[in-house]
C1' cells in the first nucleotide's frame, strides 16, 4: 500500500409510506475489507473440563536489563563475527558432574604420539643399520597438545624469561551482563551439549463445531386418566382392526434430546488528536468518537479534483497510469510468507 466529493449497483442496520399483511414493494438516513484480512508458527482475553499437597516423567525457553496482560515479540546494553563505514547477523547458561562421538588424511583426534627432519651412542671403509633423545622445522587434517621474540641446550622443549593468550585471586567502573586495573600460577585445560546429560526458569486440556437459552413433528421415558377407539358412510343397521385380566388401545400432562431460533458477536489490554515522563519499546492524563458483523457469505464500476509515477514538447501544459499481492466470519498483541510502485 493513494485523499477529498459524487453517481450507479451489492449487502446490514434503521425510520416512513403502500399494502392482496408476505421474513411483500417503494422511498429516506447510515455503516459496509488488508497491510497483509494469509500461514495458524507463538503469546493471551474469553468458554467448557480437571484439578488437595508433594515428587517423578515429559515439553518448551536459555547473555544482561526494561517494556508488556503475556511472549520464543520489541527496545535498550553486553559480547561474538562480518564490513573502510554508516551498518548487518547471532538458540549468545555448563565441555573438571558423567557418558558418547570426532569421517577422509595422518604417526598421532585425547592417560597423547613419532612418518619424513634434528642431536648424541655403538657398528661399519662406506652407502646406511641398531640403540636412545627430541618435539624447533617438514607432512595429514575442519581441528595437532598455548603464540611471537630472547635466553638456553648435543639437539631440543615453559626448561627460564618479557609480551599477548589462559586460569585463580583481588581491587575499580556497571542495578546487570560485563569491562578495565594489579598480583599471581607456569601450562596443568582440543572440538561437539541443533547428541544424551547437568543447572535456571517455565509449562494442565480442548477450543466461538467453546459455551449458554428458547425449542417444533416422529420415536422413546415418566405420571395420570381410562372403557372404549378408529376406518367404510349424509345417517342407522352391519362389517373390518386396536383395546377392555391395568405392563399394553385412546385422551392428558411432564421432563430430556434432536430439526429451528436466539445469545455468546463487536465498548475493546478500543481508535484519533493533545500535552507531559521515558535514549527508546512503552506508559500516563485530558477531548474528542463508536467504526462491517454471516446466512456458504454483500465492499464493484464510472466521473470530478488533489496529490504521486511514467512519457512527450512549442517549458506550460498535454497524454497515460495508481498496477500488485491478496479478500474479513470469536477477538486482541507478535512473527512469518506474498506483492506493484517509491524512498
Nucleotide at each position: 500500500g493513494g485523499g477529498c466529493g459524487g453517481u450507479c449497483g451489492c449487502g446490514g442496520c434503521u425510520c416512513g409510506u403502500c399494502c392482496a399483511c408476505g421474513a411483500g414493494a417503494c422511498g429516506g438516513g447510515u455503516c459496509g475489507a488488508g497491510g497483509a484480512a494469509a500461514g495458524u508458527c507463538c503469546g493471551a482475553g474469553c468458554u467448557c473440563c480437571a484439578c488437595a499437597g508433594g515428587g517423578c516423567a515429559g515439553g518448551c525457553u536459555g547473555c544482561c536489563a526494561g517494556g508488556u496482560a503475556a511472549c520464543a515479540c520489541c527496545u535498550g546494553g553486553g559480547c561474538g563475527c562480518c564490513g573502510c563505514a554508516a551498518g548487518g547477523c547471532g538458540a549468545c547458561g555448563g565441555a573438571c558432574a558423567g557418558g558418547g562421538c570426532c569421517a577422509c588424511a595422518g604417526a598421532a583426534a585425547a592417560c597423547a604420539c613419532a612418518c619424513c627432519g634434528c642431536c648424541c651412542g655403538u657398528c661399519g671403509c662406506g652407502a646406511g643399520a641398531c640403540g636412545g633423545g627430541u618435539a624447533a622445522g617438514g607432512g595429514u587434517g575442519a581441528a595437532a597438545a598455548g603464540g611471537u621474540g630472547g635466553g638456553g641446550u648435543a639437539a631440543g622443549a615453559g626448561c627460564c624469561c618479557a609480551c599477548c593468550g589462559c586460569g585463580c585471586g583481588c581491587c575499580u567502573g556497571g542495578c546487570a551482563a560485563c569491562a578495565g586495573g594489579c598480583g599471581u600460577g607456569g601450562c596443568a585445560c582440543g572440538g561437539c551439549a541443533a547428541c544424551c546429560c547437568c543447572c535456571a526458569g517455565u509449562c494442565g486440556g480442548a477450543g466461538c463445531a467453546a459455551g449458554g437459552c428458547c425449542a417444533a413433528a416422529u420415536a422413546g421415558g415418566c405420571g395420570g386418566u381410562g372403557a372404549g377407539g378408529u376406518c367404510c358412510g349424509g345417517c342407522c343397521c352391519g362389517g373390518a382392526c386396536c383395546g377392555c385380566u391395568u405392563u399394553c388401545a385412546g385422551c392428558c400432562g411432564c421432563g430430556g434430546g434432536u430439526a429451528g431460533g436466539c445469545c455468546g458477536c463487536a465498548c475493546g489490554a478500543g481508535g484519533u488528536g493533545u500535552c507531559g515522563g521515558g535514549c527508546g519499546a512503552c506508559c500516563g492524563g485530558c477531548a474528542c468518537c463508536c467504526a462491517a458483523g454471516a446466512g456458504a457469505g454483500a465492499u464493484g464500476a464510472c466521473c470530478g479534483u488533489c496529490c504521486g509515477g511514467c512519457g512527450g514538447c512549442u517549458c506550460g501544459c498535454c497524454g497515460c497510469c495508481g498496477a500488485a499481492c491478496a479478500g474479513a466470519a470469536c477477538u486482541c498483541g507478535g512473527c512469518u510468507u506474498a506483492c506493484g510502485g517509491c524512498u